[in-house]
């Protein structure tokens, strides 16, 4: 998230007129007033409100997931920080990484608890394996190099070897323990371990933490008819008669439940198939085309309330 004005409509309220006479119904009236959004979209997460449930605990299910502080009812958000990734720049040296800085991004607990999945390519997608390749005493040995992939049993270098390999060593990385620092996430440093075997938890799952369930078609009130009950009255039966009991009938009275229907819930928009629209003048902004100092013509995004409300996400015109 156009402005002003005029005319013609739509809806709600007030007022008016008529009938009734608090209530209500009708008329549709030269009267007065209100009438969509920033997202009304989505229905992803909170809350109000309503009904149901409720000793206590657990399970299941759902939400949330680096740290601190602040705002907030909560959901959520803001700021700062940590870690990781990408890009660029700087520094070092020959180059890369480690290091420093800036920008952007991160659902950022756990893949050394278990289960599951991993298209295509590729030899192999995990009880590893062997296509090319390397070595060979031709039995076999290897996993360096090539290549595939998002991902292939750490990386660089030296030693070592038939060739190779954490096979050994140094540094880096990883894990564990201790440990300057820090509120914390994290992290400086030291020691130990040749290294636990690739990726996915936005698969199940595990850990931590929060949560009763259903929702305005919630729910409440009035309540025709029909059905039911009580009383009264009518008639009949039982009985000699009355009461009682049984049956029947009713323009009768009352009661309960409750359907149709109505009302409330419901709102300074407040409907109940649901209004909020159309035309025109002038101005403003944007777009397209023509013309090009300017003017003319056409055109106006996404979308539309339905109990209210706080956020998240998405759509979209213009401006900064």
């Nucleotide at each position: 998230a156009g402005a002003u004005a005029a005319c013609c409509g739509c809806u709600c309220c007030c007022g008016g007129c008529c009938g009734a006479u608090u209530u209500c119904g009708g008329c549709g009236c030269a009267g007065g007033g209100g009438g969509a959004g920033g997202a009304a979209c989505u229905u992803c997460c909170g809350g109000a409100c309503u009904c149901c449930a409720c000793a206590g605990g657990g399970a299941a299910g759902c939400g949330c997931g680096c740290u601190a502080u602040c705002c907030g009812a909560a959901a959520g958000g803001a700021u700062a920080g940590g870690c990781c990734g990408u890009a660029c720049g700087g520094g070092c040296c020959a180059a890369a990484a480690u290091c420093c800085g800036u920008a952007c991004g991160g659902a950022c607990g756990g893949a050394a608890a278990g289960u599951g999945c991993c298209a295509c390519a590729g030899a192999a997608a995990a009880u590893a394996a062997a296509c090319c390749g390397c070595c060979u005493u031709c039995g076999g040995g290897c996993a360096a190099g090539g290549g595939u992939g998002a991902a292939a049993a750490g990386g660089u270098g030296c030693g070592g070897u038939a060739a190779g390999a954490g096979c050994g060593c140094a540094c880096c990385g990883c894990g564990c323990a201790c440990u300057a620092g820090g509120u914390a996430a994290c992290g400086c440093g030291u020691g130990c371990g040749g290294c636990a075997a690739g990726g996915c938890a936005a698969a199940c799952c595990c850990c931590a933490u929060g949560c009763g369930g259903a929702g305005c078609a919630a729910g409440g009130c009035c309540a025709a008819g029909c059905c039911g009950g009580u009383u009264c009255a009518u008639a009949g039966g039982u009985g000699u008669c009355c009461c009682g009991c049984c049956u029947u009938c009713g323009u009768a009275a009352c009661c309960a439940a409750g359907u149709a229907g109505g009302c409330c819930g419901c709102u300074u928009a407040g409907a109940g198939u649901a209004a909020u629209g159309g035309u025109u003048c002038u101005c403003a902004c944007g777009g397209u085309a023509g013309u090009u100092u300017u003017c003319u013509a056409c055109u106006g995004a996404c979308a539309g309330a339905a109990u209210c409300u706080g956020g998240g996400g998405u759509a979209u015109g213009g401006a900064c």

Predicted 3D model of a 320-nucleotide RNA (Bacterial RNase P class A) from a bovine gut metagenome. It matches the Rfam family "Bacterial RNase P class A". Rfam classes the family as a ribozyme.